Predicted 3D model of a 346-nucleotide part of an RNA (small-subunit ribosomal RNA, central domain) from an uncultured Bacteroidales bacterium.

[in-house]
Context: one part of a larger RNA
RNA sequence: UUGGGUUUAAAGGGUGCGUAGGCGGACUGAUAAGUCAGCGGUGAAAUCUCAAUGCUUAACAUUGAAACUGCCGUUGAAACUGUCAGUCUUGAGGAUAAGCGAGGCAGGCGGAAUUCGUAGUGUAGCGGUGAAAUGCAUAGAUAUUACGAAGAACCCCGAUAGCGUAGGCAGCUUGCCAGUCUAUCACUGACGCUGAGGCACGAAAGUGCGGGAAUCAAACAGGAUUAGAUACCCUGGUAGUCCGCACUGUAAACGAUGAAUACUAAUUGUUUGGCAGCAAUGCUAAGUGAUACAGCGAAAGCGUUAAGUAUUCCACCUGGGGAGUACGCCGGCAACGGUGAAACUC
Numbered sequence: 001u002u003g004g005g006u007u008u009a010a011a012g013g014g015u016g017c018g019u020a021g022g023c024g025g026a027c028u029g030a031u032a033a034g035u036c037a038g039c040g041g042u043g044a045a046a047u048c049u050c051a052a053u054g055c056u057u058a059a060c061a062u063u064g065a066a067a068c069u070g071c072c073g074u075u076g077a078a079a080c081u082g083u084c085a086g087u088c089u090u091g092a093g094g095a096u097a098a099g100c101g102a103g104g105c106a107g108g109c110g111g112a113a114u115u116c117g118u119a120g121u122g123u124a125g126c127g128g129u130g131a132a133a134u135g136c137a138u139a140g141a142u143a144u145u146a147c148g149a150a151g152a153a154c155c156c157c158g159a160u161a162g163c164g165u166a167g168g169c170a171g172c173u174u175g176c177c178a179g180u181c182u183a184u185c186a187c188u189g190a191c192g193c194u195g196a197g198g199c200a201c202g203a204a205a206g207u208g209c210g211g212g213a214a215u216c217a218a219a220c221a222g223g224a225u226u227a228g229a230u231a232c233c234c235u236g237g238u239a240g241u242c243c244g245c246a247c248u249g250u251a252a253a254c255g256a257u258g259a260a261u262a263c264u265a266a267u268u269g270u271u272u273g274g275c276a277g278c279a280a281u282g283c284u285a286a287g288u289g290a291u292a293c294a295g296c297g298a299a300a301g302c303g304u305u306a307a308g309u310a311u312u313c314c315a316c317c318u319g320g321g322g323a324g325u326a327c328g329c330c331g332g333c334a335a336c337g338g339u340g341a342a343a344c345u346c
Stems, first nucleotide, its partner, number of pairs: 004317003007300002012314001014201004021194003025088007033081002035077008049065006091191001092188002094185004099180002103177007110154001114150008125136002162169002206247006216240001220236004258313006266291011295302002319346003328339004
């Protein structure tokens, strides 16, 4: 490289948009670049293969044939691909109408809890644990009542539920923005799919500057435990946790399953629409779950939400360790990220 693969054995990019490229619906006509056929030219010799011949044989050599699967020209064919022209509506988009949802951004509001403050009542303990101690408390704690302040998170509803491309999204309410789905259509007429680079988004932790700081809590301190205890348990407690702006760009970023299209038994739950029906219910579309036929799979299992049957495009894999390391380059304030070997060894 060919072949073979990527849920769990190595292997799907974290996600989207999209450039180049690759691939691309139905019909008609033209063309003849690809394609196919005939003919001509060329494709040096040696080599290779086959047949014969010559050295005693062989290697070797000589002769002949074949081959040189290619290229060029020419004459045709026109199904397929391409190109050009015209047409179409089923793919895609659009219009109108009705829905849906923790989808996003910004503002406002609310109650419970927590901690703190002030005041009252009240007195000797509280707290914590397996048991304790550190700690708090007669300078009046804990408990309880009233008032006040602050920050963060939103009980029940709540779901095997919903929305979002992914990350993710939950108190209530207002405004703005986006999405999707259904029904109808007399609109456009292939405008599509995928997508190397690229651009954007991207949990938590972390970083810079400025705020904020109730809780919890790396580090740290103390008390225990223990042979020790740089831990598990307890009392404290700083970064951080929260907000704004900017960076970082990684996760078991998981369905460990790339995207798109078509096809392939059924049964059953559920969400949101539509149609029919008085209703029960039935049908239908898009989701979201559970069984399961065929089929697939090493098995576990998957099974119209495929891991089935096919096609297109991208990404990735090629024994374990060394190693996601070294070096170089690129990015970053840094932390570090991206790309990514070899020696050696089994």
RNAcentral holds the full RNA, with entries from ENA and Greengenes. Its mean pLDDT, the model's own confidence on a scale to 100, is 89.